[in-house]
């Protein structure tokens, strides 16, 4: 320099155009349990990496960027 792969709550992850105001664990708040903790159990808070394009709609397909991981020189 060129290829290929990635990027969703603090962490791990699910997603393959619409049925999804983006679920799941964990995490954190209160609340129930319990003598108190932990457990458990209820509620509730918290994410699509960023510009742009296609589309009647994109977390998802295009195109760039920017991090990161692989391979080639």
């Nucleotide at each position: 320099g060129c290829u290929c792969c990635g990027a969703u709550a603090g962490u791990c992850u699910a997603g393959u155009g619409g049925c999804c105001a983006a679920g799941g664990a964990u995490u954190c708040a209160u609340g129930c349990c319990u003598u108190u903790c932990a457990c458990g159990c209820a509620u509730g808070a918290g994410a699509c990496c960023c510009g742009g394009g296609u589309u009647c709609a994109a977390a998802u397909c295009c195109c760039g960027g920017u991090c990161g991981g692989a391979g080639c020189g």